[in-house]
Formats: sequence, C1' cells, structure tokens
RNA sequence: GCGGUGCUUCAGGGCGACGAGAAUUACGUCGACUGGCGGUAUAGCCCGCGAGCCUUCAAGGCACGAGCCGGUGAGAUUCCGGCGCCAACGGUAAAGUCCGGAUGUUAGAAGCUGACC
Repeated sequence: GCGGUGCUUCAGGGCGACGAGAAUUACGUCGACUGGCGGUAUAGCCCGCGAGCCUUCAAGGCACGAGCCGGUGAGAUUCCGGCGCCAACGGUAAAGUCCGGAUGUUAGAAGCUGACC
C1' cells in the first nucleotide's frame, strides 16, 4: 500500500390562492415547489441499484415512472439555451408535496480496526 475481518456514524425532498362542495394541501382553474445511491463529461426522465410485496431468513420470484431539439466540446439524452415529461404502498373526497408503516429499511458513503498475505 492492496484485499479481507470486525465495529461505529451517516444515509429523501417538496403547496399556495381562488372556485365548486356537507366535507379536499386530494377535484377544477391559475401559479409554485421537490428530486435517494452507484456508473458515465456534472443525470429525477442513459445504464444499473434501493425503497414495496411473497418468503422464517437467505437465495429466488413479482411489482417498479418520465426527454427531446439546438449549442460548445476530443468526449455530455449529464454542461449551456429552449420547450416538455414523471413520481411506490396504506389512509382519507380522488394525493409526487397531508397523515401513516417509519425513532423503520436500504442502495451506498465516511471513519476506526489491522489476524493473514
């Protein structure tokens, strides 16, 4: 120094007004806001993964959204400009933004450790 071992910590954000109505941060209108982790030229919408469900657990299985055009460049669906789009499950008047599972879980990140090589 590399790999492995054990441990610790961290690891999800966001809505208002008006209208209708018995009742809505959910419907309608208008205008906003948010964006987990790894990869790659910097990514919610390119590739992969996590969050959900089945299963005692693991393995395994099921489920799982969305982007184009132009510019710069060696290289970008990632940068810049323009216009667009998407958002689990349960509850409740129909929910990406409210409440709940969740003081949870996890992709992973950082640090400590240091048998052996």